[in-house]
Context: one part of a larger RNA
RNA sequence: UUGGGCGUAAAGGGUGCGUAGGCGGUUUGUUAAGUAUAAAAUUAAAGCCUGAGGCUUAACCUCAGUUCGUUUUAUAAACUGGCAGACUAGAGUAUGGCAGAGGUAAACGGAAUUUCCAGUGUAGCGGUUAAAUGCGUAGAUAUUGGAAAGAACACCAGUGGCGAAGGCGGUUUACUGGGCCACAACUGACGCUGAGGCACGAAAGCGUGGGGAGCAAAUAGGAUUAGAUACCCUAGUAGUCCACGCAGUAAACGAUGAGUACUAAGUGUUGGAGCAAUCCAGUGCUGAAGUUAACACAUUAAGUACUCCGCCUGAGUAGUACGGUCGCAAGGCUGAAACUC
Numbered sequence: 001u002u003g004g005g006c007g008u009a010a011a012g013g014g015u016g017c018g019u020a021g022g023c024g025g026u027u028u029g030u031u032a033a034g035u036a037u038a039a040a041a042u043u044a045a046a047g048c049c050u051g052a053g054g055c056u057u058a059a060c061c062u063c064a065g066u067u068c069g070u071u072u073u074a075u076a077a078a079c080u081g082g083c084a085g086a087c088u089a090g091a092g093u094a095u096g097g098c099a100g101a102g103g104u105a106a107a108c109g110g111a112a113u114u115u116c117c118a119g120u121g122u123a124g125c126g127g128u129u130a131a132a133u134g135c136g137u138a139g140a141u142a143u144u145g146g147a148a149a150g151a152a153c154a155c156c157a158g159u160g161g162c163g164a165a166g167g168c169g170g171u172u173u174a175c176u177g178g179g180c181c182a183c184a185a186c187u188g189a190c191g192c193u194g195a196g197g198c199a200c201g202a203a204a205g206c207g208u209g210g211g212g213a214g215c216a217a218a219u220a221g222g223a224u225u226a227g228a229u230a231c232c233c234u235a236g237u238a239g240u241c242c243a244c245g246c247a248g249u250a251a252a253c254g255a256u257g258a259g260u261a262c263u264a265a266g267u268g269u270u271g272g273a274g275c276a277a278u279c280c281a282g283u284g285c286u287g288a289a290g291u292u293a294a295c296a297c298a299u300u301a302a303g304u305a306c307u308c309c310g311c312c313u314g315a316g317u318a319g320u321a322c323g324g325u326c327g328c329a330a331g332g333c334u335g336a337a338a339c340u341c
Stems, first nucleotide, its partner, number of pairs: 004312003007295002012309001014200004021193003025087007033080002035076008049065006090190001091187003095182004102176007109153001113149008124135002161168002205246006214240002219235004257308006265286009290297002314341003323334004
């Protein structure tokens, strides 16, 4: 374990695809599994429950009866299910348009940074609250010309766009996924959800091989300080980048699962249609009813309902121990109890 809940109190799975299962539009016929009604059989006795009665009462005892379950037969056919047929409002396909940092690969570009070479030039530069370590007369900083390398793409840029989520931002090309609008030609419920399962999944991390400009855990030095294993400064290695593989976690957040229907308005913005009025799809703000403990939410619901999944059940112990399973490891997933309050 009924019940009540999951934005912030415990609680929505990180996200998708999808198996089983659950649930499922309009209509005709049929069936009779569910369902309903009636009858019958069975349900040992005692007990329980209800109503009477007997011991002076009660306990106790006696009598009568109901209920539940199972099975069989008959009837009904509204609803659910099965079977057969039809439909087009759900879903999908076709056609014509449209927007987009959606994805993968290759090529290219300019600004900046650093280093190297050469010229000019001379004593400082750098850094800080102030300093020092550091760099510099073996010519630095500054400035001019040239070369190389790696990484990131100023402005445009926008509660703008795209993507299932993670996420995606210079330009061009190739390949490729999804969406929206219009139309109503086609299929004809093909749908929704989804335990397991499979795939994707920021950063950090791991393996092998490259690469390494800037930045920078660790580390070293200088400061600060009572101390300073920090904050500040000077250096600086993993890493950050690329390819392939692993890992599978985040405040993976809207702290809000997915789908469908219904329920006042106003206003901005993006895409499409339309001559226009306006309509459809997104994305914001304000707000009605309603909801809420309040904050707030409010057609992008946390309102009103239904379907399916996940999860919660006092705090600590503890996301720990043990076991299992996955992983090269780090560790992940699953996940207690004693005891204390």
The part of an RNA shown here (small-subunit ribosomal RNA, central domain) has 341 nucleotides and comes from an uncultured Erysipelotrichaceae bacterium.